Large-subunit ribosomal RNA, domain IV from a bioreactor metagenome, 327 nucleotides, folded computationally.

Context: one part of a larger RNA
RNA sequence: CCCUCGUUAAGGAACUCGGCAAACUGACCCCGUAACCUAGGGAGAAGGGGUACCACGAGAGUGGUCGCAGAGAAAUGGCCCAAGCGACUGUUUAGCAAAAACACAGGUCUCUGCCAAAUCGGAAGAUGAGGUAUAGGGGCUGACGCCUGCCCAAUGCCGGAAGGUUAAGGGGAAACGUCAGCGCGUAAGCGCGAAGCGUAGAACCGAAGCCCCGGUGAAUGGCGGCCGUAACUAUAACGGUCCUAAGGUAGCGAAAUUCCUUGUCGGGCAAGUUCCGACCCGCACGAAAGGCGUAACGACUUGGGCGCUGUCUCAACGAGGGGCCCG
Numbered sequence: 001c002c003c004u005c006g007u008u009a010a011g012g013a014a015c016u017c018g019g020c021a022a023a024c025u026g027a028c029c030c031c032g033u034a035a036c037c038u039a040g041g042g043a044g045a046a047g048g049g050g051u052a053c054c055a056c057g058a059g060a061g062u063g064g065u066c067g068c069a070g071a072g073a074a075a076u077g078g079c080c081c082a083a084g085c086g087a088c089u090g091u092u093u094a095g096c097a098a099a100a101a102c103a104c105a106g107g108u109c110u111c112u113g114c115c116a117a118a119u120c121g122g123a124a125g126a127u128g129a130g131g132u133a134u135a136g137g138g139g140c141u142g143a144c145g146c147c148u149g150c151c152c153a154a155u156g157c158c159g160g161a162a163g164g165u166u167a168a169g170g171g172g173a174a175a176c177g178u179c180a181g182c183g184c185g186u187a188a189g190c191g192c193g194a195a196g197c198g199u200a201g202a203a204c205c206g207a208a209g210c211c212c213c214g215g216u217g218a219a220u221g222g223c224g225g226c227c228g229u230a231a232c233u234a235u236a237a238c239g240g241u242c243c244u245a246a247g248g249u250a251g252c253g254a255a256a257u258u259c260c261u262u263g264u265c266g267g268g269c270a271a272g273u274u275c276c277g278a279c280c281c282g283c284a285c286g287a288a289a290g291g292c293g294u295a296a297c298g299a300c301u302u303g304g305g306c307g308c309u310g311u312c313u314c315a316a317c318g319a320g321g322g323g324c325c326c327g
Stems, first nucleotide, its partner, number of pairs: 001322008010313002014311001019308001027051005036041001038143001052065005066070001078306007085298002090102002106141007118127003144293004149223003154220002156216005163211003169205002175199004181192004224242005251285001252282001263279005
């Protein structure tokens, strides 16, 4: 000097990113317990008091005894206030993340009439299910409370079938090859050319789909700009204009979202880029990628306080084990 542990004057978070670590608390009995609340809870709230032994007594109890100390050791909650997120118990990155992530009851949309849809498989077959729409699959949301606005132009899905387009196939017109034969020619050859065989194939008839016509947002998604205006000023209930499918309703709002920004005001502190309450010019919240609340819950995150402490002022001493020295 290191590790593990014990104790410490005065102070008591001044430490630090942060009370990290440590300390405090602790059992049982009694008293007593607030806001809030889903009336269950919150609650072990908080905050107090008691605890040994002996004698007598049925007991209540009365009297007595010892120590600094009676849950005499060990083991055995620190507490409170406020905010964010997630309702909750659960689940997770085996080996750096336990969470506000996942799941969850509940909500909603959608598919599926049973040889169901969906899934595995090449098939047989199997799961679904020895189930049958109060069932099963898929998507989103995520207890509960109050709610969930506008846009169907685009994309998707659903429905429609009049018209347009459209495949294989059907259909076979015109054309072409060959050729009996005919014509011309002295000949070579040239021209015409029926049937057949062959090549090629137009019109026309051909579904779904697409175009088209509608519907549909708890489908994918989207939810404006400029100018003017009130008898102080400021602001603009009001007006004008352009664009759009429609221009963001309620509720929230410098927020897990705010760049400017340590916004401004208030609170708390002697002093507060954090925190809480407000304001609203929301760079760039917003309604099931849900909006806003919410008792209870949380090894979650943030701010504050009481208690308590070697975290610190500021270090000291002690114990055990190393290191170091000698052998």

Record summary: The RNAcentral record of the full RNA draws on SILVA. Its mean pLDDT, the model's own confidence on a scale to 100, is 89.